Transfer RNA from a bacterium, 74 nucleotides, folded computationally.
The sequence was found in a public genome assembly.

RNA sequence: GUGGCUAUGGUGUAAUGGCAGCACGAGAGACUGUGGCUCUCUUAGAGCGGGUUCAAAUCCCGUUAGCCACCCCA
Numbered sequence: 001g002u003g004g005c006u007a008u009g010g011u012g013u014a015a016u017g018g019c020a021g022c023a024c025g026a027g028a029g030a031c032u033g034u035g036g037c038u039c040u041c042u043u044a045g046a047g048c049g050g051g052u053u054c055a056a057a058u059c060c061c062g063u064u065a066g067c068c069a070c071c072c073c074a
Stems, first nucleotide, its partner, number of pairs: 001070007010024004018054001025043006047063005
């Protein structure tokens, strides 16, 4: 340099164009003699820019970062 893959709460991971969900974590409460377990509630998220569309995490273009493969030079 070329091609491909990945980017979603604090962490991990779903959703093939139609209300962004689940688990863990964290906070509060219930239960308990205390704690644990269990239950309830709360918490916080799309790398960046643009386009298509009534509607974009999802499709298109560009870009950033990481990873993988290949090519060239030494």
Background:
Rfam family: tRNA. By type it is a transfer RNA. Its family is annotated with triplet codon-amino acid adaptor activity in the Gene Ontology. Its mean pLDDT, the model's own confidence on a scale to 100, is 81.